Record summary
Model confidence (mean pLDDT): 83 of 100. A computed fold for a 115-nucleotide RNA, annotated as FMN riboswitch aptamer (RFN element). The sequence was found by an Rfam model in a public genome assembly.
[in-house]
């Protein structure tokens, strides 16, 4: 230095302002907000976590993008113009409550030996 094992820490944001209603942060209109790794910097390109079922192996469920311009490179960036968001509970929730003081992709650090 890199591999591997073993243990710490740490690891998600957001409902403005009106309308209707008996009754809605859930509906209409408006605002708000984007977790991990890869990759030209990404909510909607590939993948992975959260959710359920199982002792586990692992299985099953679950979203969205175009156009143009720069450039060696971009569906990531710059400009327009759109989409989307698990499960219970409630007037139908991405934003509110609740499982959760939980898990958890990764992220970083310690440790002794080995090669």
């Nucleotide at each position: 230095u890199a591999u591997g094992u073993a243990c710490u820490u740490c690891a998600g944001g957001g409902u403005u302002a009106g309308g209707u209603g008996a009754a809605a942060u859930u509906c209409c209109u408006u605002a708000c907000c984007g977790g991990c790794g890869g990759u030209a910097a990404a909510c909607c390109c590939c993948g992975c976590g959260a959710g359920c079922a199982g002792u586990g192996a692992u299985g099953c469920a679950a979203g969205a993008a175009c156009u143009a311009g720069u450039g060696a490179a971009a569906u990531u960036c710059u400009a327009g113009u759109g989409g989307c968001g698990a499960c219970a509970g409630u007037a139908g929730a991405g934003u509110c409550u609740g499982g959760a003081u939980g898990a958890a992709a990764g992220a970083a650090g310690u440790a002794a030996a080995a090669u």